[in-house]
Context: one part of a larger RNA
RNA sequence: AAUGAACGUUGGCGGCGUGGAUUAGGCAUGCAAGUCGAGCGGAAAGGCUCCUUCGGGAGUACUCGAGCGGCGCAAGGGAGAGUAACGCGUGGAAAUUUGCCCUCAGGUCUGGGAUAGCGGCGGGAAACUGCCGGUAAUACCGGAUAAUGUCUUCGGACCAAAGGUGUGAUUCCGCCUGAGGAGAAUUCCGCGUCCUAUUAGCUUGUUGGUGAGGUAACGGCUCACCAAGGCGAAGAUGGGUACCGGGUGUGAGAGCAUGACCCGGCUCACUGGGACUGAGACACUGCCCAGACACCUACGGGUGGCUGCAGUCGAGAAUCUUCGGCAAUGGGCGCAAGCCUGACCGAGCGACGCCGCGUGCGGGAUGGAGGCCUUCGGGUUGUAAACCGCUGUCAGAGGGAAGGAAAUGCAUUGGGGUUCUCCCCAGUGUUUGACCGAUCCUCAGAGGAAGUACGGGCUAAGUUCGUGCCAGCAGCCGCGGUAAGACGAACCGUACGAACGUUAUUC
Numbered sequence: 001a002a003u004g005a006a007c008g009u010u011g012g013c014g015g016c017g018u019g020g021a022u023u024a025g026g027c028a029u030g031c032a033a034g035u036c037g038a039g040c041g042g043a044a045a046g047g048c049u050c051c052u053u054c055g056g057g058a059g060u061a062c063u064c065g066a067g068c069g070g071c072g073c074a075a076g077g078g079a080g081a082g083u084a085a086c087g088c089g090u091g092g093a094a095a096u097u098u099g100c101c102c103u104c105a106g107g108u109c110u111g112g113g114a115u116a117g118c119g120g121c122g123g124g125a126a127a128c129u130g131c132c133g134g135u136a137a138u139a140c141c142g143g144a145u146a147a148u149g150u151c152u153u154c155g156g157a158c159c160a161a162a163g164g165u166g167u168g169a170u171u172c173c174g175c176c177u178g179a180g181g182a183g184a185a186u187u188c189c190g191c192g193u194c195c196u197a198u199u200a201g202c203u204u205g206u207u208g209g210u211g212a213g214g215u216a217a218c219g220g221c222u223c224a225c226c227a228a229g230g231c232g233a234a235g236a237u238g239g240g241u242a243c244c245g246g247g248u249g250u251g252a253g254a255g256c257a258u259g260a261c262c263c264g265g266c267u268c269a270c271u272g273g274g275a276c277u278g279a280g281a282c283a284c285u286g287c288c289c290a291g292a293c294a295c296c297u298a299c300g301g302g303u304g305g306c307u308g309c310a311g312u313c314g315a316g317a318a319u320c321u322u323c324g325g326c327a328a329u330g331g332g333c334g335c336a337a338g339c340c341u342g343a344c345c346g347a348g349c350g351a352c353g354c355c356g357c358g359u360g361c362g363g364g365a366u367g368g369a370g371g372c373c374u375u376c377g378g379g380u381u382g383u384a385a386a387c388c389g390c391u392g393u394c395a396g397a398g399g400g401a402a403g404g405a406a407a408u409g410c411a412u413u414g415g416g417g418u419u420c421u422c423c424c425c426a427g428u429g430u431u432u433g434a435c436c437g438a439u440c441c442u443c444a445g446a447g448g449a450a451g452u453a454c455g456g457g458c459u460a461a462g463u464u465c466g467u468g469c470c471a472g473c474a475g476c477c478g479c480g481g482u483a484a485g486a487c488g489a490a491c492c493g494u495a496c497g498a499a500c501g502u503u504a505u506u507c
Stems, first nucleotide, its partner, number of pairs: 001506003005503005012357006018350002025313003029310003034071003039068002042064002046062001047060005078268003087193008096185003101181008109143004118133006149158003163173002194240003201231003206228008243265004247258004270291005293304004321347001323346003329343001330341004360390004370381004394448001396443005403436002409430009451496005456477003462491005472479002
């Protein structure tokens, strides 16, 4: 000098940050991923219309539960257990994949059979589940077409599609094929990356080859056969510890230490294993198996996973609200309106940190009272107080307010793009603030706001009393055994000040 700090005493206000470092211990409860009716058959609820025996029924599709289907759920958010490794950093490389997005070229023809929802009948305590009947699609499957695509023995062979909106589609939103791009991902290599030799040898898919399989792709990645290799004192193998970097702290620098918050990468998601779906996962709030733990049960059987946001118990010196809002930024879905979003934006709590402000200002005695000391004369506290005059920061009460709102949307006018169901530009009107609020006005009144540590030397600041090697102090030297400037108290002083000290750790 510094800290994600803790503890003691004290504590007025604000701004900006920051806050589970220990048990990757266990978790009650709520929320954290949905959306699309302009893909589909439809109608559980609400609205509207009609009928009604007042129980209800029919229609509509304003709207929409459940279902099929599409996209998303692989992002965002959390944590650092594992990992000494191509994990990370840096510089190269290729044998590769890529949904949505952008650009370009071409296409979008013709058929079919199911299935959920639904209706009927059941099983089960529940979770859930069975049989029969029938229905739709941008769900599924044929046929056609077929290159700039794939394979190729260079002759040829093979491969696709879906519609929707609307009065109206080459034109808008979609669908299929190919090429390029962007961004993303995968893989390989050079170099760098802690301690330990009281760890010296390690290795059999091991090292290499041929062939095959597998993968998006190279490769012992896997397998068959063949050879006997490969690594190692320039530290293999083993053991310990540890996510890595940008950075951060310190320091004149070199260096040393460190990796909280923020950003990039990696890894993990109760523990271990596995694959499925998909452009992408071997998937935090998906699936299956095993295990531990917990819960429900009608004992037959089921359910769960906060290392998301709050919150709770435990352990600990120690770390917050079961808050508000989608107004902004961003994300998912949707033509859009919009819906969802504990991401995020805000508020709350904590002097945990940094910074700013205040706790008043001027006058006022050869100097009150009280305290302390005294050589008893006085000295000091001390212009300090009282007293007189003044001000109004902050806090308090009342009222106003720029801005964070830009765009989008909606309505409308004009212009342009061959076109008005689309896009762009300009104008006018209109809509949206959870929370904060610069700043301004009024009111009252010095009122509500100072402590902590130290005073032997180092080190700024001393006297009296008490105690008597006791009680105690102490960072080091050392104080205390009857005159203690070092213990305890008082007065006085010194330092810093909404803080001041102590402890821990780093340089």